The RNA shown here (Bacterial RNase P class A) has 347 nucleotides.

[in-house]
RNA sequence: UGAGCAGGACAGGUGGUCGCUGCCGCGGAACCGAAAGGCCGCGGGAGAGGAAAGUCCGGGCUUCACAGGGCAGGAUACCAGAUAACGUCUGGCGGAGGCGACUCCAGAGACAGUGCAACAGAAAUGUACCGCCGGUUUCGGCCGGUAAGGGUGGAAGGGCAGUGUAAGAGACUACCGCCCGGGUGGUAACAUCCGGGGCACAUGUAAACCUUAUCCGAAGCAAGACCGAACAGAAAGCGUAAGGCGGCCCGUCUGCUUUCGGGUAGGUCGCUUGAGCCUGGCGGCGACGUCAGGCCUAGAUAGAUGAUCACCCACGACAUAACCCGGCUUAUCGUCUUGCUCAUUUU
Numbered sequence: 001u002g003a004g005c006a007g008g009a010c011a012g013g014u015g016g017u018c019g020c021u022g023c024c025g026c027g028g029a030a031c032c033g034a035a036a037g038g039c040c041g042c043g044g045g046a047g048a049g050g051a052a053a054g055u056c057c058g059g060g061c062u063u064c065a066c067a068g069g070g071c072a073g074g075a076u077a078c079c080a081g082a083u084a085a086c087g088u089c090u091g092g093c094g095g096a097g098g099c100g101a102c103u104c105c106a107g108a109g110a111c112a113g114u115g116c117a118a119c120a121g122a123a124a125u126g127u128a129c130c131g132c133c134g135g136u137u138u139c140g141g142c143c144g145g146u147a148a149g150g151g152u153g154g155a156a157g158g159g160c161a162g163u164g165u166a167a168g169a170g171a172c173u174a175c176c177g178c179c180c181g182g183g184u185g186g187u188a189a190c191a192u193c194c195g196g197g198g199c200a201c202a203u204g205u206a207a208a209c210c211u212u213a214u215c216c217g218a219a220g221c222a223a224g225a226c227c228g229a230a231c232a233g234a235a236a237g238c239g240u241a242a243g244g245c246g247g248c249c250c251g252u253c254u255g256c257u258u259u260c261g262g263g264u265a266g267g268u269c270g271c272u273u274g275a276g277c278c279u280g281g282c283g284g285c286g287a288c289g290u291c292a293g294g295c296c297u298a299g300a301u302a303g304a305u306g307a308u309c310a311c312c313c314a315c316g317a318c319a320u321a322a323c324c325c326g327g328c329u330u331a332u333c334g335u336c337u338u339g340c341u342c343a344u345u346u347u
Stems, first nucleotide, its partner, number of pairs: 001343010012312007020047002023044006031038002049318001053329002056327005061220004073216005078092005093107001094105004108211002113209002115205003129150002131146006158176002161173003177199001178197008224269004233260006242254004276295008313316001
């Protein structure tokens, strides 16, 4: 200098004007209210994200359900750890890719059972098409042996070399693979070494059913908790003061009180101080934990963060909270920055 790998930070800026949603302070003649306050005015200060998104996992919180166990259904699947928990994260093991930094893995079981394997191919689980060998022959073929070779296929009965044989074959031998037993190292996954078994345990598929192990009650803040009217209408009681039912009494209606209407309308809480953020120390390879100090950072309910003007530059992407938090996934103009790898050049 070029090409790459793994992270981290930021997400146009400054100023003016007019608005919007909370909070604090001051003031208020008139309106509502018993008051506080509402309401109005003025001033101050705060006001979206790294993904606020998709709503895909996990947890808190709330209501309902719940003796215990099982079925069904769903999820997960190498080992150890982190965590409130997880399908997330960290470290490792094994496998795959890359010269490398590093990245990726749908990583349990196919000797429990069932199913499937299109096309091609003789044959997809018990198979002889060609070839090879032996026998026979009417010379066309037929019978038998054979998986070393050819052909088909994603996959063809452990691989490879030799011995052996009529030709062959774990039939036998060495090495590799596989299975079984043991030693050593490691918490473990696993690694490595030794011994045994000729391998009839004979293909693949569990993003096919299934088996094994572990976990999971349901619904979600429109969850839910508290306060709580008015009108119409209904019932019970009171009363006989007044009026109606053509005069009088009883009764009844209008009247008054209580209850229902309805825990409705509406309001308050839930609601943002939280597994919180920042800085530093300590423990740990790390995820993370712990200690000290500091900070308060939207909380609406038809739902606010916008509009406009001026200047500057690198000309501005994806996108707007609605109970909260930990993750994952997806979208994203660009800028800055840390560590590392490879190649080339110079010293």

Model confidence (mean pLDDT): 75 of 100. It matches the Rfam family "Bacterial RNase P class A". From the family's description: Ribonuclease P (RNase P) is a ubiquitous endoribonuclease, found in archaea, bacteria and eukarya as well as chloroplasts and mitochondria.